This is a predicted structure of a 495-nucleotide part of an RNA (small-subunit ribosomal RNA, 5' domain) from an uncultured prokaryote. Model confidence (mean pLDDT): 85 of 100.
[in-house]
Context: one part of a larger RNA
RNA sequence: GACGAACGCUGGCGGCGUGCUUAACACAUGCAAGUCGAACGGGAUCCGCAAGGAUUCAGUGGCGAACGGGUGCGUAACACGUGAGCAACUUGCCCUUCGGCGGGGGAUAGCCGGUCUAACGGCCGGGGAAUACCGCGUACGGCCCUGGUGUCGCAUGGCACUUUGGGGAAAGCAGCAAUGCGCCGGUGGAGCGUCUCGCGGCCUAUCAGCUUGUUGGUGGGGUAAUGGCCCACCAAGGCUACGACGGGUAGCUGGUCUGAGAGGAUGAUCAGCCACAUUGGGACUGAGACACGGCCCAGACUCCUACGGGAGGCAGCAGUGGGGAAUAUUGCGCAAUGGCCGAAAGGCUGACGCAGCGACGCCGCGUGCGGGACGAAGGCCUUCGGGUCGUAAACGCUGUCAGGAGGGACGAACACAAUGACGGUACCUCCAGAGGAAGCACCGGCUAACUCCGUGCCAGCAGCCGCGGUAAUACGGAGGGUGCGAGCGUUGUCC
Numbered sequence: 001g002a003c004g005a006a007c008g009c010u011g012g013c014g015g016c017g018u019g020c021u022u023a024a025c026a027c028a029u030g031c032a033a034g035u036c037g038a039a040c041g042g043g044a045u046c047c048g049c050a051a052g053g054a055u056u057c058a059g060u061g062g063c064g065a066a067c068g069g070g071u072g073c074g075u076a077a078c079a080c081g082u083g084a085g086c087a088a089c090u091u092g093c094c095c096u097u098c099g100g101c102g103g104g105g106g107a108u109a110g111c112c113g114g115u116c117u118a119a120c121g122g123c124c125g126g127g128g129a130a131u132a133c134c135g136c137g138u139a140c141g142g143c144c145c146u147g148g149u150g151u152c153g154c155a156u157g158g159c160a161c162u163u164u165g166g167g168g169a170a171a172g173c174a175g176c177a178a179u180g181c182g183c184c185g186g187u188g189g190a191g192c193g194u195c196u197c198g199c200g201g202c203c204u205a206u207c208a209g210c211u212u213g214u215u216g217g218u219g220g221g222g223u224a225a226u227g228g229c230c231c232a233c234c235a236a237g238g239c240u241a242c243g244a245c246g247g248g249u250a251g252c253u254g255g256u257c258u259g260a261g262a263g264g265a266u267g268a269u270c271a272g273c274c275a276c277a278u279u280g281g282g283a284c285u286g287a288g289a290c291a292c293g294g295c296c297c298a299g300a301c302u303c304c305u306a307c308g309g310g311a312g313g314c315a316g317c318a319g320u321g322g323g324g325a326a327u328a329u330u331g332c333g334c335a336a337u338g339g340c341c342g343a344a345a346g347g348c349u350g351a352c353g354c355a356g357c358g359a360c361g362c363c364g365c366g367u368g369c370g371g372g373a374c375g376a377a378g379g380c381c382u383u384c385g386g387g388u389c390g391u392a393a394a395c396g397c398u399g400u401c402a403g404g405a406g407g408g409a410c411g412a413a414c415a416c417a418a419u420g421a422c423g424g425u426a427c428c429u430c431c432a433g434a435g436g437a438a439g440c441a442c443c444g445g446c447u448a449a450c451u452c453c454g455u456g457c458c459a460g461c462a463g464c465c466g467c468g469g470u471a472a473u474a475c476g477g478a479g480g481g482u483g484c485g486a487g488c489g490u491u492g493u494c495c
Base pairs, nucleotide, nucleotide: 001494002493003492005491006490007489008488009487012365013364014363015362016361017360018358019357020323025321026320027319029318030317031316034063035062036061039060040059042057043056044055045054046053047052070276071275072274080200081199082198083197084196085195089193091191094189095188097186098185099184100183102136104134105133111126112125113124114123115122116121143166144165147162148161149160150159151158152157172181173180174179202248203247204246209239210238211237214236215235216234217233218232219231220230221229251273252272253271254270255266256265257264258263278299279298280297281296282295301312302311303310304309329355331354332353333352337351338349339348340347341346368397369396370395378389379388380387381386401436403431404430405429406428407427411422439484440483441482442481443480444465445464446463450479451478452477453476454475460467461466
């Protein structure tokens, strides 16, 4: 000097930040991911004579739920940073561009009837829809196979043209219509992602040898894709004192703190990447997960039970218990920004925007200004003359902040209109009155600041040196002083 701090004493206001560093301990309750009726059939209610329409609900279907939010357990690793590579890859939605959308079928949920169960949940029969599902037809320069030509490359090979055979698509909805939104197969792109490599960043040799899918090859399997990733066979390799292997510790970075710098320390908040979601394992769906608020299995724990069996996962936002020196509200709003769904209207959004609490930090402001000697009283000291608190008080004035009253935003975009949680907030005007607003540490030297009393190696102080045993500027109190000031000290940690 710094801090996500804590503790002690003290505490007026505001702005901007910031707030479980410990038990990745356990969690009551509420909320945190839905949406679409312009994909589909139906139930209920309402309007209508009807045709039909509106609202709403569960279900089928689509998209989303892989984002956003949390935490730092694990990880010394291509995890991260940086620079390269892929002639070894994938990519829903979006943009670009080319072509297409013919004709059929069988189911099933909801529903109705029956039935089992304490519950969670099932079973049987009937009828029955789709942009759900399945064949058929057609199809390109896309895929697989056969052959050829040209061209290019760092090898495997790439690209362009051509050829034989094979296999592969689709869906409709709204609208009077125009048309719009969709659907299928390709091309190019953007952005995201997977994979590979060079280099870089901890401690330990009181860890010296490590390794059998180990190292390489051939063939296969698997994957979007390379690869011992996996498997069969073959060979005997591979790493290591430039530290292998083992042990310990740790998320990494941009940054942050310090320092003239070099460096050292660190990785809260914010941003990028990674890992994890009660512990361990596994796959399913999907463009994308091996998936925090999905599924299955096993373990521990908690809860319900009719004892047969079931339910659960706050390292989301609040909140509770516990641990701890220690860390906040079970708040308001989708008005803004952004996200998902929807043609839209709009819905959802504890992301986010705000408010609340904490001097936890930084910054700003205030606690008055002027005036005034007979230098009062009182305290303290005294050489008893006086000195000092001290221009302090009295007295006059002003009105920041706080208080009262009135007005009152920007943030709101889109042709107009409407739309503000914050908030009657900020800000402006007026009113009143010095009133409501100062403490903390220190005063032996380092180190700015001195006397008296008490105590008597006691009680105590102390960062170091050291003070205290009867005159203590060092202990305790007082007066005075010094420093900082809504803070001041102490402790801890880093430079």